[in-house]
Context: one part of a larger RNA
RNA sequence: CCACGAGCCCCCAGUGGGGAGAGAAGACCCUGUGGAGCUUUACUGCAGCCAGUUGCUGCGGAGCGGUCUGGAGUACAUAGCGUAGCCGGGAGCCGUCGAGGCAGGCCUCUCCGGGGGCCUGCGGAGGCGCCAAUGUAACACCGGCUACUCCGGGCUGCCCCGCUAACCAGGGCCUGACCCUGGGACAACGGCUGGUGGGCAGUUUGGCUGGGGCGGCACUCCUCCGAAAAGAUAUCGGAGGAGCCCAAAGGUCGGCUCAGGCGGGACAGAAACCCGCUGUAGAGUGCAAGGGCACAAGCCGGCCUGACAGGACCCUCGAACGCAAGGGGUCCUGAGGGGAAACCCGGGCCUAGCGAUCCAUCGGCUCCUACCAGUAGGGGCCGGUGGUGUCAGAAAAGUUACCCCAGGGAUAACAGGCUCGUCGCGGGCGAGAGUCCCCAUCGACCCCGCGGCUUGGUACCUCGAUGUCGGCUCUUCCCCUCCUGGCCUCGCAGCAGGGGCCAAGGGUGAGGCUGCUCGCCUAUCAAAGGGGAACGUGAGCUGGGUUUAGACCGUCGUGAGACAGAUCGGAUUCUACCUACUGGGGG
Repeated sequence: CCACGAGCCCCCAGUGGGGAGAGAAGACCCUGUGGAGCUUUACUGCAGCCAGUUGCUGCGGAGCGGUCUGGAGUACAUAGCGUAGCCGGGAGCCGUCGAGGCAGGCCUCUCCGGGGGCCUGCGGAGGCGCCAAUGUAACACCGGCUACUCCGGGCUGCCCCGCUAACCAGGGCCUGACCCUGGGACAACGGCUGGUGGGCAGUUUGGCUGGGGCGGCACUCCUCCGAAAAGAUAUCGGAGGAGCCCAAAGGUCGGCUCAGGCGGGACAGAAACCCGCUGUAGAGUGCAAGGGCACAAGCCGGCCUGACAGGACCCUCGAACGCAAGGGGUCCUGAGGGGAAACCCGGGCCUAGCGAUCCAUCGGCUCCUACCAGUAGGGGCCGGUGGUGUCAGAAAAGUUACCCCAGGGAUAACAGGCUCGUCGCGGGCGAGAGUCCCCAUCGACCCCGCGGCUUGGUACCUCGAUGUCGGCUCUUCCCCUCCUGGCCUCGCAGCAGGGGCCAAGGGUGAGGCUGCUCGCCUAUCAAAGGGGAACGUGAGCUGGGUUUAGACCGUCGUGAGACAGAUCGGAUUCUACCUACUGGGGG
């Protein structure tokens, strides 16, 4: 110096494996005491509509009422001359301006006995009351009152009729008033009251939760276990309860002793009641459980109402302090109960049985209430009751695939991680099959592993996004091997087969149906093996499926709408910086 090989550096073109590539504070999911559209038998209102009443709004009449008023009349237990409304006064009153009486007529009331009034005629001087009797009451006459009836009047209600001037409508001359026609105190309009009222408005539509929903309530309280020998202690941990009940089932004093067993006794039996013995609780205690209790807290009886008023302190609820209601305990004062008394008693053997402010209501008090006082009324204070159980108390339904915002990998769907019940593969033991014979080949029960392809569990990474099924395309890896290759063995004569060992070099194909993976089917084949690579592979493609907005059907829903139901339709971004790889070039 030339040639070859290996490696390295740089450049060009390309391909799209990686940079959980870029793009967009995820549209899915959940959370927020965020929002909006829509719905309705959610809540609360409003418009509209309906009805009542009233204002505007007047005149006259009839009918039937209401009320006030004037007049007239009526008012019967029995007894009593007899038709006594009630109360008071009363010894008088009425009558020639015609009494009593008689006759006729009319009206009216009635308890049917009778009563009252008016008119006419006759008539011509008395009639009634007191007294007596009877009786609750004594009648004439006067006054007042009650009830009912009749007549009149005022006001008023309902229904009806008429009117015209308010008011309304149409028209007209006019250009000011007004006039005509029709309606008409109705309607319209206004006030008040009630009803209806998604047409509209403002809102709400709880929490916990091995994501959320559905379910449930572990949302208040009690008992036991969990709880790890003080106390405290969680989970949608395990086992159960309470939201009352009792006027005695409370207080006290006195007395008594249970369940069961054995034996005995008329009907009488397993079991009724009586007797004896035994009997530490095996009973009972209003209700869960635990603790307690025989001195009994259990059972029976007497007397009682402390299931009392006021106050203080402590404990618990509620372990830094503080913190309401509720619950529990100790003590003092007052007034009581039981007991001979000591003493006990502030409900119930103990531990569950509960509720704020406002409002309403019930009870109480030497409370306050402008004016002289009183009453009424109003307020205050004390106590009780009515309830918020989401139980330290909001007054409250849905839907959204038309959706929006803030956030979250504090929380679901994909993938990954962990796990491995499920799934797949292997082994140990060897019951029993295999004519006999455990092991040629199978192999129950039980036991031991491996894998991470299935399906679950979990919630560890990612919600300021890691594109999600299947297919197409292309590469590579694994072996637990379907074919091909080499062996061993058999209940292998041979052929064909069964089981096993080595082996991943190569192969493992073509069609029909379905979105399909899968599976079924067809004909072949040596065989048509199984898996991994973010269920390999969307900055590679496809887009049939799933999974937005449109629409139809069925089903559900009052509805808006909804449905791992079905159906038709429905967009697939990017010029590659690095790395990687392909090919080329240069050094």